About this RNA
The prediction has a mean pLDDT of 86. The RNA shown here (SAM riboswitch aptamer (S box leader)) has 90 nucleotides and comes from Actinobacteria bacterium casp-actino2. Taxonomically the source falls in Actinomycetes (Bacteria, Bacillati, Actinomycetota). Of the family's consensus pairs, 93% are formed in the model. It matches the Rfam family "SAM riboswitch aptamer (S box leader)". About the family: The SAM riboswitch is found upstream of a number of genes which code for proteins involved in methionine or cysteine biosynthesis in Gram-positive bacteria. Its family is annotated with regulation of gene expression in the Gene Ontology.

[in-house]
RNA sequence: UGUCCAUUUAGAGGAUCCGAGGGACCCAGCCCGCUGACGAUCCGCCAACCGUCCAAUAGGAAAAGGUGGCAACGCUGGGAUCAAUGGAGG
Numbered sequence: 001u002g003u004c005c006a007u008u009u010a011g012a013g014g015a016u017c018c019g020a021g022g023g024a025c026c027c028a029g030c031c032c033g034c035u036g037a038c039g040a041u042c043c044g045c046c047a048a049c050c051g052u053c054c055a056a057u058a059g060g061a062a063a064a065g066g067u068g069g070c071a072a073c074g075c076u077g078g079g080a081u082c083a084a085u086g087g088a089g090g
Base pairs, nucleotide, nucleotide: 003088004087005086006085007084008083013043014042015041016040017039021032022031023030025079026078027077028076029075044070045069046068049066050065052061053060054059074082
């Protein structure tokens, strides 16, 4: 990077650094932001996809490990070769 499968209205933030934009892309809204957003690092937390255990293909438990996430339903409506995350197999 393309393929297949699953999920996407639940849940979960503090500190430090930085410094002007950010909420994936287009249109239209709405919202966050110098009372410091976005991003980065550390710590913490949430969830339970893989993995572990009990089991047996159901279901349940825990949260050491591999990922992921921690404003607003993927922020909302419309659009598109939509996107994101995990797993599998190339």